[in-house]
RNA sequence: CGAGUUCGUCGGACGACCGCGGGAGCGAUCCUGAGGAAAGUCCGGACUCCGCAGGGCAGGGUGCUGGGUAACUCCCAGGCGGGGCGACCCGACGGAAAGUGCCACAGAAAACAAACCGCCGAUGGCCACAACCUCAACGGUGCCGGAUCAGGCAAGGGUGAAACGGUGGGGUAAGAGCCCACCAGCGAGCCGGGCGACCGGCCGGCUAGGCAAACCCCACCCGGAGCAAGGCCAAGCAGGGACAGCGACGGCCCGUCGGACAAGUCCCGGGUAGGCCGCAACAGGCGGCAGGCAACUGUCGUCGCAGAUGGAUGGUCGUCCUCGACAGAAUCCGGCUUAUAGACGAACUGGAACA
Numbered sequence: 001c002g003a004g005u006u007c008g009u010c011g012g013a014c015g016a017c018c019g020c021g022g023g024a025g026c027g028a029u030c031c032u033g034a035g036g037a038a039a040g041u042c043c044g045g046a047c048u049c050c051g052c053a054g055g056g057c058a059g060g061g062u063g064c065u066g067g068g069u070a071a072c073u074c075c076c077a078g079g080c081g082g083g084g085c086g087a088c089c090c091g092a093c094g095g096a097a098a099g100u101g102c103c104a105c106a107g108a109a110a111a112c113a114a115a116c117c118g119c120c121g122a123u124g125g126c127c128a129c130a131a132c133c134u135c136a137a138c139g140g141u142g143c144c145g146g147a148u149c150a151g152g153c154a155a156g157g158g159u160g161a162a163a164c165g166g167u168g169g170g171g172u173a174a175g176a177g178c179c180c181a182c183c184a185g186c187g188a189g190c191c192g193g194g195c196g197a198c199c200g201g202c203c204g205g206c207u208a209g210g211c212a213a214a215c216c217c218c219a220c221c222c223g224g225a226g227c228a229a230g231g232c233c234a235a236g237c238a239g240g241g242a243c244a245g246c247g248a249c250g251g252c253c254c255g256u257c258g259g260a261c262a263a264g265u266c267c268c269g270g271g272u273a274g275g276c277c278g279c280a281a282c283a284g285g286c287g288g289c290a291g292g293c294a295a296c297u298g299u300c301g302u303c304g305c306a307g308a309u310g311g312a313u314g315g316u317c318g319u320c321c322u323c324g325a326c327a328g329a330a331u332c333c334g335g336c337u338u339a340u341a342g343a344c345g346a347a348c349u350g351g352a353a354c355a
Stems, first nucleotide, its partner, number of pairs: 001351001003349008012320007020033005035326001039337002042335005047226004054254004059222005064078005079093001080091004094217002099215002101211003116157002118153003123150003126146002129142001131141003165183006184207001186204002189202005230277004239268005246258003282304001284303008321324001
């Protein structure tokens, strides 16, 4: 200098005037007013009600290990597998030695193996024929040979996403873990290291396909509905029906509670469309110190940071710059995911050139 990786920060600045929401004040007036994602509503919790949230079955979710957290499908650290020269990135990553099932097309065969081409044909036939036996023959014994039948093989070819270990040697009729050496893989064997996932070594027997995002097994977690939750006030209206073989309890069962009252619950009908609370101060932001590799935790200091409900957060002008992307709160919080013009910082990787 150029190419990258990871983590993090910012997201036009300042001023004037006119507006809008909220708060304070008797008033003049003053203070304050969107985001890193406010978004998707995908996870997890707080909070509220259902009765206090119990047990089992069913159902659903999660799924390497150890930590963090209020909790999580999130985060951190580590292990294993895959990718990258590398910084680093990606992974639903428990169990296939409980059982059941599946493996399209192609292919002989998709799992207690099998045989299309191919190789062999030692062995037993067949054909053929040297030689021999018999006086002789079309009879008998039959070397070499043929690949012809039975049969043997799985090395090679071919198919496939995947074909029952790989290379070399021995062996054989041809072959084959049939035997041997090395390598890979396996072990529900041993020893050592690690909290653990797992790793290393030795030994063993010689080979064991894949799929659990198929059923299933194992371990852990999960009651339901949601701020239109829910509570209070005001206004208004017209009652009627069902209920113990019931209701709370909304998958089912158990269990618990209520219960002979209608005062309860549910259904139909009728009325209302107003106000207040919930609702902005908390798992809060920033900074220091301490612990921890880290996520995070503890402690001290400091700050006060939107709160509408016909729903505010805008407009005009001036100066400046690199000329400004995606986007707009609605109960709150922690995450994930997605969108985003451009700018900046830190650490690291691998190139080139020069000293």
Bacterial RNase P class A from an Acidimicrobiia bacterium, 355 nucleotides, folded computationally. Rfam family: Bacterial RNase P class A. Rfam classes the family as a ribozyme. Gene Ontology terms of the family: ribonuclease P activity, dimeric ribonuclease P complex and tRNA processing. It was read from a public genome assembly, where an Rfam model found it.